[in-house]
RNA sequence: GGAGCAGGUUAGGUGGUCGCGCACGGCUACGCCGUGUGAGGAAAGUCCGAGCUCCACAGGGCAGGGUGCUGGGUAAUCCCCAGUGGGAGCGAUCCCAAGGAUAGUGCCACAGAAAGCAUACCGCCGGCUUCGGCCGGUAAGGGUGAAACGGUGAGGUAAGAGCUCACCAGUGCCCCCGGUGACGGGGGCAGCUAGGUAAACCCCACCUGGAGCAAGGCCAAAUAGGGGAAGAGAAGCUGCCCGCUUCGCUAUAAUUCCCGGGUUGGGCCGCAUGAGGUGCGGGGCAAUCCGCAUCCUUAGAUUAAUGACCAUCGUCCCGGGGGGGACUUGCGGUAGGGCUCCCGGGAACAGAACUCGGCUUAUUACCUGCUCCACCG
RNA sequence: GUCCUUGUAGUUCAACGGAUAGAACUGCCCCGUCCUAAGGGGUCAAUGCUGGUUCAAUUCCGGCCAAGGACACCA
Numbered sequence: 001g002g003a004g005c006a007g008g009u010u011a012g013g014u015g016g017u018c019g020c021g022c023a024c025g026g027c028u029a030c031g032c033c034g035u036g037u038g039a040g041g042a043a044a045g046u047c048c049g050a051g052c053u054c055c056a057c058a059g060g061g062c063a064g065g066g067u068g069c070u071g072g073g074u075a076a077u078c079c080c081c082a083g084u085g086g087g088a089g090c091g092a093u094c095c096c097a098a099g100g101a102u103a104g105u106g107c108c109a110c111a112g113a114a115a116g117c118a119u120a121c122c123g124c125c126g127g128c129u130u131c132g133g134c135c136g137g138u139a140a141g142g143g144u145g146a147a148a149c150g151g152u153g154a155g156g157u158a159a160g161a162g163c164u165c166a167c168c169a170g171u172g173c174c175c176c177c178g179g180u181g182a183c184g185g186g187g188g189c190a191g192c193u194a195g196g197u198a199a200a201c202c203c204c205a206c207c208u209g210g211a212g213c214a215a216g217g218c219c220a221a222a223u224a225g226g227g228g229a230a231g232a233g234a235a236g237c238u239g240c241c242c243g244c245u246u247c248g249c250u251a252u253a254a255u256u257c258c259c260g261g262g263u264u265g266g267g268c269c270g271c272a273u274g275a276g277g278u279g280c281g282g283g284g285c286a287a288u289c290c291g292c293a294u295c296c297u298u299a300g301a302u303u304a305a306u307g308a309c310c311a312u313c314g315u316c317c318c319g320g321g322g323g324g325g326a327c328u329u330g331c332g333g334u335a336g337g338g339c340u341c342c343c344g345g346g347a348a349c350a351g352a353a354c355u356c357g358g359c360u361u362a363u364u365a366c367c368u369g370c371u372c373c374a375c376c377g
Numbered sequence: 378g379u380c381c382u383u384g385u386a387g388u389u390c391a392a393c394g395g396a397u398a399g400a401a402c403u404g405c406c407c408c409g410u411c412c413u414a415a416g417g418g419g420u421c422a423a424u425g426c427u428g429g430u431u432c433a434a435u436u437c438c439g440g441c442c443a444a445g446g447a448c449a450c451c452a
Base pairs, nucleotide, nucleotide: 001373002372003371004370005369006368007367008366009365012313013312014311015310016309017308018307020038021037022036023035024034025033026032027031040349044360045359047358048357049356050355051354052212053211054210055209059242060241061240062239064208065207066206067205068204069083070082071081072080073079084098085096086095087094088093099203100202104201105200106197107196108195121142122141123138124137125136126135127134128133150168151167152166153165154164155163169193170192171190172189173188174187175186176185177184178183216269217268218267219266226259227258228257229256230255233247234246235245236244261451262450263449276295277294278293279292280291281290282289283288315347316346317345318344319343320342321341322340323339327336331377332376378448379447380446381445382444383443384442387402388401389400390399395432404420405419406418407417408416425441426440427439428438429437
């Protein structure tokens, strides 16, 4: 210098002019003036989890849904941290929906003899033969396939085969040691060798009520407080059964649906102090927790404000020109880029809408630590 | 704002996890005709994008992207 990996910070600064929302104050008061304040790290996707509100301060059973190595963190999670096992990379490092395939069922196209417990296409061996083949044995060899019933060697045999033995690999059971645990290490026994698939049904363990600020509460205005259908039950309660609550139970009927009507498609609360920020100390490897101090860091709009222009400084990028002489995975064959000087141009993603904690995606610039690479210029 | 649904030829729809992704209409070429139409023959054309599970993905599961729909209050 190049190619990467991990973590963190930032989201330009200052001044001027004009403009917008909100709050407070003032005035000659339905408009103007003054002061203060005014987006994000993702405000996004709405993918998880909560607060809050109502339905029974949330109930029972089935169904359904979710999660799925271990330990911890948290209000909670599909999140985070630390580990275990497996996988990728030379490496820094990263990834994993990682319970069960020995509970059962299903599926495994094509090819192949055979795709899950049975099986003989070629070959090999034995027997018979009318010499074409037929019967039997055999999974060592060939061939097919993503996948073919452990591997090597020896014995054995007609030929072969865990058929037997030795070693190796794996699995299951038992024991010992280490660890909270996932698991790791060691020993023994069993020829046990068991295919894959659960992001197929399913089984096991654990969790799970529903709706959402258009929740919900209060106030106001207006009318055709209308018409039709269903109706003894209806709604809360996403499918069924039970249970609870409210309204209603025979016609001037609860309730539901359809058609129509009204409302500047109204105002206020909910709604801006919170699982808050910062600093210090302590516990912990860490996520994070505890204690003390301190701050308010104040957005609250409802066609929806938070902007535009100019100057200047800083950072980076692009184009052109000059200098310079180290060069690897970047660039070049008319050399080019890093570095440095001058001139010109440019500035990411995006925008609150009840509020938080995460995740995911989009994106600017910088910093720190770490890994790998070496000689055509 | 909240809650849902759907993405396959140009259009409308198919497709037990096993294809060369199928059909109709449309387009293009040829035959046919004096020319056109009808008719006949042929042909082009697609799984929104990107990862994962699996031997194998339009199908199963994530993450993005796009399109569409429903929901105000009063009486």
Predicted 3D model of RNase P RNA and transfer RNA as a complex of 452 nucleotides.
Its mean pLDDT, the model's own confidence on a scale to 100, is 77.
Rfam match: Bacterial RNase P class A. Gene Ontology terms of the family: tRNA processing, dimeric ribonuclease P complex and ribonuclease P activity. By type it is a ribozyme.